[in-house]
Overview:
Predicted 3D model of a 108-nucleotide RNA (SAM riboswitch aptamer (S box leader)) from a Chloroflexota bacterium. The coordinates come from a structure-prediction model, not an experiment, and the mean pLDDT is 80. The sequence is in RNAcentral, with records from Rfam. Its Rfam family is "SAM riboswitch aptamer (S box leader)". For this family Rfam cites "Discrimination between closely related cellular metabolites by the SAM-I riboswitch" (Montange et al., J Mol Biol, 2010).
């Protein structure tokens, strides 16, 4: 790095250091929204969740636990963009799906 499956509206910091101007995944653009009351992103500590293992219960499905390895902790994956349908007295708005993107697994 690519490939297959699952998820992706719910949940969880106003905490303490360091940095110091952008920052919400992505190359862009519109829009909003967060940030000199310090945002973003790095330690540390706290929490969530339970996708893998592990332990417990069970014939099994499957529960429970949270010890371990990831993940996550502002907004729906902040929202549109491009594609396919649908509905609406209709040159645009809703809605659903797809691509895309994040995480987990397995396989190479």
């Nucleotide at each position: 790095u690519a490939a297959a499956u699952a998820u992706c509206a719910a949940g969880a910091g106003a905490g303490c250091g360091a940095c110091g101007a952008g920052g919400g995944a992505u190359a862009c653009u519109g829009g909003u929204c967060c940030u000199a009351c310090g945002a973003c992103u790095c330690g540390c500590c706290g929490g969530c969740a339970a996708c893998c293992g592990a332990a417990u219960g069970g014939a099994a499905a499957c529960a429970u636990c949270a010890c371990g390895g990831u993940g996550c902790u502002a907004c729906u994956u902040c929202c549109a963009g491009c594609c396919u349908g649908a509905a609406c007295g209709c040159a645009g708005u809703u809605c659903a799906g797809g691509a895309a993107g994040a995480u987990a697994u397995u396989u190479c």